[in-house]
Background: RNAcentral holds the sequence, with entries from ENA and Rfam. This is a predicted structure of a 354-nucleotide RNA (Bacterial RNase P class A) from Vulcaniibacterium tengchongense. It matches the Rfam family "Bacterial RNase P class A". Rfam classes the family as a ribozyme.
RNA sequence: GGAGUCGGCCAGGCAGUCGCGGCGCGCGCGAGCGCGUCGAGGAAAGUCCGGGCUCCACAGGGCACGGUGCCAGGUAACGCCUGGGCGGCGCGAGCCGACGGAAAGUGCAACAGAGAGCAGACCGCCGAACGGCGUCGCAAGACGCGCGUGGCAAGGGUGAAACGGUGCGGUAAGAGCGCACCGCGAGUCCGGCAACGGACCGGCACGGCAAACCCCACCGGGAGCAAGGCCAAAUAGGGAGACGAUGCCGCGGCCCGCGGUGUCUCCGGGUAGGCUGCUUGAGCGCCGCGGCGACGCGGCGCCCAGAGGAAUGACUGUCCACGACAGAACCCGGCUUAUCGGCCGGCUCCGCGC
Repeated sequence: GGAGUCGGCCAGGCAGUCGCGGCGCGCGCGAGCGCGUCGAGGAAAGUCCGGGCUCCACAGGGCACGGUGCCAGGUAACGCCUGGGCGGCGCGAGCCGACGGAAAGUGCAACAGAGAGCAGACCGCCGAACGGCGUCGCAAGACGCGCGUGGCAAGGGUGAAACGGUGCGGUAAGAGCGCACCGCGAGUCCGGCAACGGACCGGCACGGCAAACCCCACCGGGAGCAAGGCCAAAUAGGGAGACGAUGCCGCGGCCCGCGGUGUCUCCGGGUAGGCUGCUUGAGCGCCGCGGCGACGCGGCGCCCAGAGGAAUGACUGUCCACGACAGAACCCGGCUUAUCGGCCGGCUCCGCGC
């Protein structure tokens, strides 16, 4: 100097003018006015996870259903984060991972192929053994053929996958038959909390699929701020009492009984409407301590939107690198997605110079 990787931060600046919303103070009968102060984000987004809060339900345990899924830790909790293990990618810094169990059981594998799970011989290889045939031989037998009974699975071929792989030895040809390395293992020892790793041992039996059912471990009640709480008209209806003697009307006539019917007072529920929940919180900043880290503990300081048609905008000047994605609506922790550009730091690789 170039290329890359990881982490953190910023998100046009400054000045002026006019506006908008919340709160405080002052003025005004009031509508409102004045002053002061505060006023979007790293994602406020998607609403995909987790929790707080609220109401409803609920003895305990089990079943069912759903979720999560290497190990350990962090946390209020998580499907998040940190550290570690294993596997894959990269020269590397580093990145990616539905990563429990196939020896609990049940099941699945189209087509092709001889054979698809304790399998199999189509092409092929062999001629050791028994028989046959041929040649030689007096005979014993030797050699040959690959014809029958056979031996084999190295090579070819099929397939996503063919019952360990490569090599050497061995053999009639072959074969973990023997050996070395790799793989594999309900073995032993050692290290580690563990996932797992290392050494030794075992000749190999035990293929794949759990994003098939399933098994194992852990977690899970429902609904959501239109949750929920308070105040509370008008009209209609409900309950109690009084005024009315017990009248009048209905139940085909009568008695009992039942129901209905006037005025006033009181009570309670709901509706319209209003208020609340509402922003001080698993909060933010700095420092110290513990921890590899996520994070925790302590001290000091700070207050940082809270509306309800719903505010945060417009104009002017100036500067530059010419400004992306986007906008709260109960709150918080994550994940994911969108995003012009810029700054800082750690590390890696390549080239050059000293």